[in-house]
Molecule: transfer RNA
Organism: Candidatus Omnitrophota bacterium
RNA sequence: CGGGGCGUGGCUCAGCCUGGUAGAGCGCGCGGUUCGGGACCGCGAGACCGCAGGUUCAAAUCCUGCCGCCCCGA
Numbered sequence: 001c002g003g004g005g006c007g008u009g010g011c012u013c014a015g016c017c018u019g020g021u022a023g024a025g026c027g028c029g030c031g032g033u034u035c036g037g038g039a040c041c042g043c044g045a046g047a048c049c050g051c052a053g054g055u056u057c058a059a060a061u062c063c064u065g066c067c068g069c070c071c072c073g074a
Stems, first nucleotide, its partner, number of pairs: 001073007010026004020057001028044005050066005
């Protein structure tokens, strides 16, 4: 310098191709259960999606540029 992958709650990942309510598991909080704890059950909080711009009635999703991490090539 060129090419590719990834970036979404505290963590691990779905959702993107095919635009239309942001989800799951673990973790956390409260309650139930228990002598107490764990396990189990119920409820709840927590991300507007790496940043900026564009297209659109509407963007995590499409387009452009940039940033970070990883891989390949020179």